[in-house]
The prediction has a mean pLDDT of 83. Glycine riboswitch aptamer from uncultured Thiolapillus sp., 76 nucleotides, folded computationally. The model forms 84% of the base pairs in the Rfam consensus. Its Rfam family is "Glycine riboswitch aptamer". Gene Ontology term of the family: glycine biosynthetic process.
RNA sequence: CCGUGGGAGAGACCGGAUCCUUCCGGCGCCGAAGGCGCAAGUUCCGCCCGGAAUCGCUCAGGCAAAAGGACCACGG
Repeated sequence: CCGUGGGAGAGACCGGAUCCUUCCGGCGCCGAAGGCGCAAGUUCCGCCCGGAAUCGCUCAGGCAAAAGGACCACGG
C1' cells in the first nucleotide's frame, strides 16, 4: 500500500425559500478523516529542554440510516 472483518460520539432541531432536493439564516452539540497548538492539566519519548499523542482547539468535517471514519485484527 492492497483485500477482508470490526470500528465511537453528537438536533431526522427551529424558521424561510424551493425545481422536493438542496440552499439561506438561527440556536445547540460531537471529536476518530484532514488541519492547528503544546497555553493549562494528563500520558509517552528515562528526567529537564525539546518533541509527540487517542491530550487541547473546533478551521475543515460531522450530529436517523447509508456513506465516511482514527484505530485494531487477519491475509498478501